About this RNA: Predicted 3D model of a 173-nucleotide RNA (Lysine riboswitch aptamer) from Lentilactobacillus otakiensis DSM 19908 = JCM 15040. It was read from a public genome assembly, where an Rfam model found it. It matches the Rfam family "Lysine riboswitch aptamer". Rfam describes the family as follows. Riboswitches are metabolite binding domains within certain messenger RNAs that serve as precision sensors for their corresponding targets. Gene Ontology term of the family: lysine biosynthetic process.
RNA sequence: UAUUCGAGUAGAGGCGCAUUCAUCAACAGUAUAUUUCAGGAACUUGAAGGAAGUUAUGACUGAAGUAAAAAGGGAUGAGUGCCGAAACAACCAAUUGCCUUCCAAUUGGUUGUUGGGACCCAGUUUAAGAGGCUGGGGACUGUCGCGGGAAAUCGCGGAGAGCUAUCAAGAUG
Numbered sequence: 001u002a003u004u005c006g007a008g009u010a011g012a013g014g015c016g017c018a019u020u021c022a023u024c025a026a027c028a029g030u031a032u033a034u035u036u037c038a039g040g041a042a043c044u045u046g047a048a049g050g051a052a053g054u055u056a057u058g059a060c061u062g063a064a065g066u067a068a069a070a071a072g073g074g075a076u077g078a079g080u081g082c083c084g085a086a087a088c089a090a091c092c093a094a095u096u097g098c099c100u101u102c103c104a105a106u107u108g109g110u111u112g113u114u115g116g117g118a119c120c121c122a123g124u125u126u127a128a129g130a131g132g133c134u135g136g137g138g139a140c141u142g143u144c145g146c147g148g149g150a151a152a153u154c155g156c157g158g159a160g161a162g163c164u165a166u167c168a169a170g171a172u173g
Stems, first nucleotide, its partner, number of pairs: 001173004006167001008166004014083001016082009032067008042054004046102005086114012115141002119137007143158006
C1' cells in the first nucleotide's frame, strides 16, 4: 500500500417506533352509592380449602328511580428519547390480589418470530365495529445481491444476525 475479515463508532428508511403531557371517543348511564316496592336467609373477600367479615336494625336477589366513575386497551396534537426503534408469543423469577394451590395483573430476565408503514380477507385477543397479534393477498417503500438497459430505470430474489460510512486489532499478497 492492496485485498479480506471484522470489534467499536456514526448514520439512513417514513403514513417509522416508544414514552410523557394535554384533549377526545369508548368502557357506560356500566361498576358503585342511595331511595321505594316485591321476594327473602343467607351472603362477601377472583376459584377450591382455610381464615375473616356482613346479615331479621332485612343481608342477598329482582324491578323502578336518583347521583354517577375509574383502570387496562385506543385516537389526535405537542414535547422527549430513538432506528430491534419496538411489537407479539413461550418459559422463568419477583411483587400485588387476607393465607396455601391455581388463576389474573404488573415488573424484570431468557429464547423465538417480524425490514417498514398503509389497505383488503380470515382467525384470535378485547366490552368493542377501536387497537394489537397470526395467516393469506395485491401494491408501495428503504436496502443488498443477480440479470437487462447508453441512461432514466425495469425484472427476479434475500432479510434488520440486514444496509451505508468510518475505522482499531488480526489474516493474505